Transfer RNA from Candidatus Magasanikbacteria bacterium GW2011_GWA2_56_11, 71 nucleotides, folded computationally. Its Rfam family is "tRNA".
[in-house]
RNA sequence: GGGCGCGUAGGUAAAUGGUAUACUUUCGGUCUCCAAAACCGAAGUCGUAGGUUCGAUUCCUACCGCGCCUG
Numbered sequence: 001g002g003g004c005g006c007g008u009a010g011g012u013a014a015a016u017g018g019u020a021u022a023c024u025u026u027c028g029g030u031c032u033c034c035a036a037a038a039c040c041g042a043a044g045u046c047g048u049a050g051g052u053u054c055g056a057u058u059c060c061u062a063c064c065g066c067g068c069c070u071g
Stems, first nucleotide, its partner, number of pairs: 001070007010024004018054001025043006047063005
């Protein structure tokens, strides 16, 4: 240089065009003599910029970051 894959919450991962979800974490509450566990509730996320579309995490393009293969 060329090719391929990945990027979503603090963390690990879903969601193949129609309200972004689960577990965990954090916070609050119930329970308990206290704590843990359990249960209830809340907070928090689509790498960046464009394009297509009534509508984009999803499709297309470029860029950024990471990884793999190859010269």